Description:
The RNA shown here (c-di-GMP-I riboswitch aptamer) has 83 nucleotides and comes from Methyloprofundus sp. NCBI's taxonomy places the organism under Bacteria, Pseudomonadati, Pseudomonadota, Methylococcaceae, Methyloprofundus.

RNA sequence: CAUACCCCCCGCUACACCUAUUGUGAGAUAGGGCCAGAAAGCUUCAGGUCUUUAAAUAUUUUAAAGAUAGCUGAGCCGCACAU
Numbered sequence: 001c002a003u004a005c006c007c008c009c010c011g012c013u014a015c016a017c018c019u020a021u022u023g024u025g026a027g028a029u030a031g032g033g034c035c036a037g038a039a040a041g042c043u044u045c046a047g048g049u050c051u052u053u054a055a056a057u058a059u060u061u062u063a064a065a066g067a068u069a070g071c072u073g074a075g076c077c078g079c080a081c082a083u
Stems, first nucleotide, its partner, number of pairs: 002083002012037002017032006035070001041076003045073003048068009
């Protein structure tokens, strides 16, 4: 360097909840926390879910703008050991 594997569980990430800041909101960031995960690493490309606004309608639907990568698919990247 390449191939294969896909992060050597004494390691990594951090749900709910709490505090502070922030956003109309879904939520986000930092600290605490530790439910869980084996790509819980990265990307909203597709679907799902949720929020806001508008229109129609009054069961809800449509459109726009967003949130979610710890909802699913897809794409990208990926340690050591080994050959």
Background
The prediction has a mean pLDDT of 80. It matches the Rfam family "c-di-GMP-I riboswitch aptamer". Rfam's curators write: GEMM was predicted in a large-scale screen for bacterial structured RNA regulatory elements. The model forms 89% of the base pairs in the Rfam consensus.